Model confidence (mean pLDDT): 80 of 100. The RNA shown here (Guanidine-I riboswitch aptamer) has 96 nucleotides and comes from Geosporobacter subterraneus. NCBI's taxonomy places the organism under Bacteria, Bacillati, Bacillota, Clostridia, Geosporobacter. The RNAcentral record of the sequence draws on Ribocentre. Rfam family: Guanidine-I riboswitch aptamer. The literature on the family includes a 2017 paper in Mol Cell by Nelson et al., "Metabolism of Free Guanidine in Bacteria Is Regulated by a Widespread Riboswitch Class".
RNA sequence: AGUUUAGUUUUCUAGGGUUCCGCAGUUUAUAACUGGCUGGUCCGAGAGAAGACGCACAGAUAACUGUGUACACGGAAGGAUAAAAGCCUGGGAGAU
Numbered sequence: 001a002g003u004u005u006a007g008u009u010u011u012c013u014a015g016g017g018u019u020c021c022g023c024a025g026u027u028u029a030u031a032a033c034u035g036g037c038u039g040g041u042c043c044g045a046g047a048g049a050a051g052a053c054g055c056a057c058a059g060a061u062a063a064c065u066g067u068g069u070a071c072a073c074g075g076a077a078g079g080a081u082a083a084a085a086g087c088c089u090g091g092g093a094g095a096u
Stems, first nucleotide, its partner, number of pairs: 007053006015043002020040002022037001023035005054069006071091001073094001077089003
């Protein structure tokens, strides 16, 4: 000084808060306000899980089948949404 490519998607989990529902409290009480509250909805992982597709190789006349798809320490700050976050900036800065 350089440092590469590491696919897409679905469901879910760790995690996250408070729009809606529920719950608790207050009040002028079919409601309003306050509280995130071990709840439901909701958000949700590059470095978490599973599945599907894709890709590579091998086999098969073909439909298709089998195997592989590795590794990954990491802030602060800012941004979105009601809000927050292992969300996004970002496999970034930095470190090794």